The RNA shown here (FMN riboswitch aptamer (RFN element)) has 155 nucleotides and comes from Paenibacillus piri.
Lineage of the source: Bacteria > Bacillota > Caryophanales > Paenibacillaceae > Paenibacillus.
RNAcentral holds the sequence, with entries from Rfam.

[in-house]
RNA sequence: ACGGACCUUCGGGGCAGGGUGAAAUUCCCGACCGGCGGUGAAGGUUCUUUCGGAACCUCAGCCCGCGACUCGCGGAUUGCCGAUGGAUGGCAGCCCGCGACUGAUUUGGUGCAAUUCCAAAGCCGACGGUACAGUCCGGAUGGGAGAAGGUCAAA
Numbered sequence: 001a002c003g004g005a006c007c008u009u010c011g012g013g014g015c016a017g018g019g020u021g022a023a024a025u026u027c028c029c030g031a032c033c034g035g036c037g038g039u040g041a042a043g044g045u046u047c048u049u050u051c052g053g054a055a056c057c058u059c060a061g062c063c064c065g066c067g068a069c070u071c072g073c074g075g076a077u078u079g080c081c082g083a084u085g086g087a088u089g090g091c092a093g094c095c096c097g098c099g100a101c102u103g104a105u106u107u108g109g110u111g112c113a114a115u116u117c118c119a120a121a122g123c124c125g126a127c128g129g130u131a132c133a134g135u136c137c138g139g140a141u142g143g144g145a146g147a148a149g150g151u152c153a154a155a
Stems, first nucleotide, its partner, number of pairs: 004152007017029003031135002033125002035066004042058007061123002070100006077093005105121005127138003
């Protein structure tokens, strides 16, 4: 150094302008946004023993995987209900694990190689509320993929 245990901090953006209407950031015209890890031929910085090599930073919404929402199963635990000699049982909350669900891309160019680069045209976005919502309000001062830093033990 890698790996282990623990702690701390961080960890999501977006309807301008207009139309209709009693009412719409929900409809229509139009506008805007893109979590985390991986891959990746572009770009940048530094180093080096310089036909070369190394390290670091940025780099995919629609390629692979993950997370949030929802549902199911199992376990643990708390409360309530009912019953009892005792055990068993039902419901709800919370936590943990597993599973289900989980959106969307093509064409051209370059090239040995690109769904990642360049150009163009497309497409997608949980649930509840409300005049039908990726963008408003709400669950959520929540959860979270993960990121950074630190402490400890061992070697």
Annotation
Model confidence (mean pLDDT): 76 of 100.